[in-house]
RNA sequence: GCCUCGGUAGCUCAUGUAGUAGAGCGCAGCUCUGAAAAAGCUGAGGUAGUCAGUGCAAGUCUGACCCGAGGCA
Numbered sequence: 001g002c003c004u005c006g007g008u009a010g011c012u013c014a015u016g017u018a019g020u021a022g023a024g025c026g027c028a029g030c031u032c033u034g035a036a037a038a039a040g041c042u043g044a045g046g047u048a049g050u051c052a053g054u055g056c057a058a059g060u061c062u063g064a065c066c067c068g069a070g071g072c073a
Base pairs, nucleotide, nucleotide: 001072002071003070004069005068006067007066010025011024012023013022019056027043028042029041030040031039049065050064051063052062053061
């Protein structure tokens, strides 16, 4: 330099064919307990790597760039 894959919540990851983004863990509150742990319930937390494009509508399609992993030379 080229090719492939990936970048979504604090972490690990989902999100059939574009239609207002979720789970587990973690965190906060409540219930339970003499008090904890465990368990249960509720909740907060995201402009989806950046910038453009297409389109009524983009996490999803297209282009460039940034970052990471692997491969070729």
Molecule: transfer RNA
Organism: bacterium